The RNA shown here (c-di-GMP-I riboswitch aptamer) has 87 nucleotides and comes from a Deltaproteobacteria bacterium. Its Rfam family is "c-di-GMP-I riboswitch aptamer". About the family: GEMM was predicted in a large-scale screen for bacterial structured RNA regulatory elements. Its mean pLDDT, the model's own confidence on a scale to 100, is 79.
């Protein structure tokens, strides 16, 4: 510098659920709490789920759906950082 996480060892993070609180919502932030996590750090780039809008226009025979504005990084892959280590 690469790889790997099966053993240690320091620490980290915190699901569901409870409370305040912000938001039409999805959910976000605080505090409680711990199901789990070796990137469960960061980054909506592709997939993907949700959530709000759908007056008018375009796709569609029509209906649902899509073009629109989010949310989710603890769905999945991809990008970037980065902590420990014994055989």
């Nucleotide at each position: 510098c690469c790889a790997a996480g099966c053993a240690a060892a320091a620490g980290c993070c915190a699901a569901a659920c409870c409370c305040a609180u912000c938001g039409u919502g999805a959910g976000g932030u605080g505090g409680g709490g711990a199901c789990g996590g070796a990137a469960a750090g960061c980054c909506a780039c592709g997939g993907g789920u949700c959530u709000c809008g759908c007056c008018c226009a375009u796709c569609u025979u029509g209906c649902c759906g899509a073009u629109g504005a989010g949310a989710c990084a603890g769905c999945c892959g991809g990008g970037u950082u980065g902590c420990c280590u014994g055989g």